[in-house]
About this RNA:
The prediction has a mean pLDDT of 88. A computed fold for a 266-nucleotide part of an RNA from a Candidatus Versatilivoraceae bacterium, annotated as large-subunit ribosomal RNA, domain VI. The full RNA is in RNAcentral, with records from ENA. It matches the Rfam family "Bacterial large subunit ribosomal RNA". Rfam links the family to the GO terms structural constituent of ribosome and ribosome. The source organism's lineage runs through Bacteria, Pseudomonadati, Terriglobia, Candidatus Versatilivoradales and Candidatus Versatilivoraceae.
Context: one part of a larger RNA
RNA sequence: CGCAGGAGAUUUGCGGAGGGCUGUCCUUAGUACGAGAGGACCGGGAUGGACGAACCUCUAGUGUACCAGUUGUCUCGCCAGAGGCAGUCGCUGGGUAGCUACGUUCGGUCGGGAUAAACGCUGAAUGCAUCUAAGCGUGAAGCCCACUCCAAGAUGAGAUCUCCCAACCGCAAGGUAAGAAGACCCGUAGUAGACCACUACGUUGAUAGGCUGGGUGUGUAAGGUCAGUAAUGGCUUCAGCUAACCAGUACUAAUCGGUCGUUCGG
Numbered sequence: 001c002g003c004a005g006g007a008g009a010u011u012u013g014c015g016g017a018g019g020g021c022u023g024u025c026c027u028u029a030g031u032a033c034g035a036g037a038g039g040a041c042c043g044g045g046a047u048g049g050a051c052g053a054a055c056c057u058c059u060a061g062u063g064u065a066c067c068a069g070u071u072g073u074c075u076c077g078c079c080a081g082a083g084g085c086a087g088u089c090g091c092u093g094g095g096u097a098g099c100u101a102c103g104u105u106c107g108g109u110c111g112g113g114a115u116a117a118a119c120g121c122u123g124a125a126u127g128c129a130u131c132u133a134a135g136c137g138u139g140a141a142g143c144c145c146a147c148u149c150c151a152a153g154a155u156g157a158g159a160u161c162u163c164c165c166a167a168c169c170g171c172a173a174g175g176u177a178a179g180a181a182g183a184c185c186c187g188u189a190g191u192a193g194a195c196c197a198c199u200a201c202g203u204u205g206a207u208a209g210g211c212u213g214g215g216u217g218u219g220u221a222a223g224g225u226c227a228g229u230a231a232u233g234g235c236u237u238c239a240g241c242u243a244a245c246c247a248g249u250a251c252u253a254a255u256c257g258g259u260c261g262u263u264c265g266g
Base pairs, nucleotide, nucleotide: 001153005164006163007162008161009160010159011158015150016149017148018147021049022048023047024046025045026044027043033038051107052106053105054104055103059101060100061099062098066094067093068092069091070090071086072085073084074083075082076081111145112144113143118138119137120136121135165265167176168175169174177263178262182260183259184258185257186202187201188200189199190198207253208252209251210249211248212247213246214245217241218240223236224235225234226233227232
């Protein structure tokens, strides 16, 4: 821009893409078969490998804004207690969310249709025979459906529901007044993300921050007191602190506003 008014939703599916793998064991059954050795078809069940998707409950990794320990040195006048630097975490032990796999769950199926090779029925040409010439069947991991995803620029532009526009002048074109539904700008953000887009929210508000409570992690803070000459240890104290997690709460910021979009549709 189109889809012959504008708008918000919900959809159909022309068409396209993806997926389709396979082992072992048990049973049928030591049966059929076979002198024996050996040893099935068909059918039923269990469990794996590789591959793929989603997810983070478990396990594991990361986790440079969380907790603790610790060396050297400097600073806060000193002690105590802290902080800085030692790589862009000084080093070390753990670790929430998120992101991950080595983790968890799930998938390939079943079924239908038309067929290939092949196997048949009926059956002439050719009084027989013949699966074929007319006609009718069975038949594959393959084909078309079925499963998952995209999908009406499918210009062949589809469908359904709902919302909006009826002022004045004019025969009309148009002009004047006014500016609908809705959208965007703008702002707070993340389940989204390079940007854009998408999604949630904007006071009729829990969108983010803060605060409060909880969870999680770390592992028993500081101060005090007791024991010990002291290092240190005990008690107060499963303390203190705690990111991204879960709730609650308008304290702060989403304020006030602006723009587009028309008047019934060749």